[in-house]
Molecule: transfer RNA
Organism: Rhodobacterales bacterium
RNA sequence: UGGGGCGUCGACAAGUGGUAAGUCAUCGGUUUUUGGUACCGACAUUCGCAGGUUCGAACCCUGCCGCCCUAA
Repeated sequence: UGGGGCGUCGACAAGUGGUAAGUCAUCGGUUUUUGGUACCGACAUUCGCAGGUUCGAACCCUGCCGCCCUAA
């Protein structure tokens, strides 16, 4: 430098044009002498960034940024 893949909550991770699931963690509550367990609840104003298409974009298109694989 060329080609390919990936980027979604603190971590993992689903979602593939119309409402952003779930688990762990965290926070609050109930229970408990305390802790833990159990149960209930809360938790994504911008889905890497900026544009474009569309009535509507995490999703499609373009350009960048970062990481991984690959060729020389």